[in-house]
Context: one part of a larger RNA
RNA sequence: UGUCAAGGGAUCUGCGAGGAACAUUCGUAUAGUACGAGAGGAACUCCGAAUGGGUGCCGCUGGUGUAUCGGUUGUCCGACAGGGCAAAUGCCGAGCAGCUACGCACCACUGGGUAAGAGCUGAAUGCAUCUAAGCUCGAAACCACCCUCAAAAAGAGAUCCCACUGAGAACGCUCAUACAAGAUGAGAGAGAUAGACUCGGGGUGUCCGCAUCGAGGCAACGAGAUGUUGAGCCCGCGAGCACUAACCGUUCGAG
Numbered sequence: 001u002g003u004c005a006a007g008g009g010a011u012c013u014g015c016g017a018g019g020a021a022c023a024u025u026c027g028u029a030u031a032g033u034a035c036g037a038g039a040g041g042a043a044c045u046c047c048g049a050a051u052g053g054g055u056g057c058c059g060c061u062g063g064u065g066u067a068u069c070g071g072u073u074g075u076c077c078g079a080c081a082g083g084g085c086a087a088a089u090g091c092c093g094a095g096c097a098g099c100u101a102c103g104c105a106c107c108a109c110u111g112g113g114u115a116a117g118a119g120c121u122g123a124a125u126g127c128a129u130c131u132a133a134g135c136u137c138g139a140a141a142c143c144a145c146c147c148u149c150a151a152a153a154a155g156a157g158a159u160c161c162c163a164c165u166g167a168g169a170a171c172g173c174u175c176a177u178a179c180a181a182g183a184u185g186a187g188a189g190a191g192a193u194a195g196a197c198u199c200g201g202g203g204u205g206u207c208c209g210c211a212u213c214g215a216g217g218c219a220a221c222g223a224g225a226u227g228u229u230g231a232g233c234c235c236g237c238g239a240g241c242a243c244u245a246a247c248c249g250u251u252c253g254a255g
Stems, first nucleotide, its partner, number of pairs: 007162006016149004022052006029045001035040001053107005061101004068094005073086005096236001110144003117137004168252004173187004193245003197240004201235004209228005216221001
């Protein structure tokens, strides 16, 4: 763009397409059974696992975590406090979210038609013959079942709603469950979309200051300990809350 010579929104159907739709191995029961003189010694099938592979996820266990918190060495900012630098984190101990595997979940049963093949009935050919008519079985393969996409399926689908006038859409604006650009999704005051704030939940591990104690020292001083104090600092998470910003606008749009 078409599918309507009348527009838009939403929800579907499924012609069809794609898919690892798994692969291998082991064990229990079958069973010390069938079989076999004995010695020995199965299988069909059900169930349960393992390994490899595939897909998804982060509640758990771990990893990372140059957000963050703490410890500590050297040096510099005169000292304290608070910090800078030490090859792109000085080193070390932890670590939320996110991302991940070493973690977790799933990756049928079954039915149908067949292949090779096995047969039944059965003539041509009074017999015979699975085949000529007809019929029964038979595979990890095929079709359906399962997952995803799918009305451009030209036989171009269906249902519901809105509008007969500004229905609807786009740009611009606040954003993320989305993201290379487009796109997708949430929202725009009849508003929790993002930020701030408060609370919750988390990380680190007990801040500065002050008080008491403190090995030692004539003294000055003094690492450190205890209390104040699960403190202080921090949060890419959640909720609440219109405080801040989603303003003001532009364009398209059927008759």
This is a predicted structure of a 255-nucleotide part of an RNA (large-subunit ribosomal RNA, domain VI) from Haloquadratum sp. J07HQX50. Lineage of the source: Archaea > Methanobacteriota > Halobacteria > Halobacteriales > Haloquadratum. The coordinates come from a structure-prediction model, not an experiment, and the mean pLDDT is 83.